[in-house]
The prediction has a mean pLDDT of 85. The RNA shown here (transfer RNA) has 74 nucleotides and comes from a Candidatus Woesearchaeota archaeon. It matches the Rfam family "tRNA". By type it is a transfer RNA. About the family: Transfer RNA (tRNA) molecules are approximately 80 nucleotides in length. NCBI's taxonomy places the organism under Archaea, Nanobdellati, Candidatus Woesearchaeota.
RNA sequence: GGGGCGAUAGCUCAGUCUGGGAGAGCACUACGCUGAAGACGUAGAAGUCCCGGGUUCAAAUCCCGGUCACCCCA
Repeated sequence: GGGGCGAUAGCUCAGUCUGGGAGAGCACUACGCUGAAGACGUAGAAGUCCCGGGUUCAAAUCCCGGUCACCCCA
């Protein structure tokens, strides 16, 4: 230098192919339960969907550029 792949909640990830409600588990908070705690149950909070631009009525998703990490080729 060329190619591939990834970036979404505090953590691990799904969702992107096929545009329309942003989600799961763990962790966290409150309550129930307990002598207390754990486990369990119920409820809740938590997001610049890596960044910038474009297309569209509408973008995590499509298009262009960039950043970072990993892999392959040279």